The prediction has a mean pLDDT of 82. This is a predicted structure of a 72-nucleotide RNA (transfer RNA) from an uncultured Clostridia bacterium. Rfam family: tRNA. Rfam classes the family as a transfer RNA.
């Protein structure tokens, strides 16, 4: 340098045009318990960046950044 894959809450991770962006762990509050732990209910919190296509983009296209793989 070429090609391929990936980037979503603090962490893991699903979703691949129209969702309130799912779930788990963590965290916070309440309940339970004499207390702690366990358990139950609820809350907060996320689409890497810039353009383009589209009525509408986390999703498709182009470029960039970062990470991984592979060829040389």
């Nucleotide at each position: 340098g070429g090609c391929c894959c990936g980037a979503u809450g603090g962490u893991c991770a699903a979703g691949c045009g129209g969702c309130u962006a799912a779930g788990a762990c963590a965290u916070c509050g309440c309940c339970c318990u004499u207390u702690c732990a366990c358990g139950g209910c609820g809350g907060u919190a996320a689409c890497c960046c810039g353009g383009g296509u589209u009525c509408g983009a986390u999703u498709c296209c182009c470029g960039g950044u970062c990470g991984g793989g592979u060829c040389a």